[in-house]
RNA sequence: GCCGGCGUAGCUCAACGGUAGAGCACCUGUUUUGUAAACAGGCGGUUGCGGGUUCGAUUCCCAUCGCCGGCUCCA
Numbered sequence: 001g002c003c004g005g006c007g008u009a010g011c012u013c014a015a016c017g018g019u020a021g022a023g024c025a026c027c028u029g030u031u032u033u034g035u036a037a038a039c040a041g042g043c044g045g046u047u048g049c050g051g052g053u054u055c056g057a058u059u060c061c062c063a064u065c066g067c068c069g070g071c072u073c074c075a
Stems, first nucleotide, its partner, number of pairs: 001071007010024004018055001026042005048064001050062003
């Protein structure tokens, strides 16, 4: 330099054009002498950033940033 993958809640990951979800974590309550566990409820997102296409974009296209992997050239 070229090619590919990934980037979504605090963490691990779904959702592949039509309301952004799950588990864990966190908070509250019940239970307990107390803690943990269990159960019930709740909070939490500019989908890396910027454009484009579309009635509508996490999803498709372009550019860009970061991470990972592969290939190639020079010395």

Record summary:
Predicted 3D model of a 75-nucleotide RNA (transfer RNA) from Cephaloticoccus capnophilus. It matches the Rfam family "tRNA". The RNAcentral record of the sequence draws on ENA. The source organism's lineage runs through Bacteria, Pseudomonadati, Opitutia, Opitutaceae and Cephaloticoccus.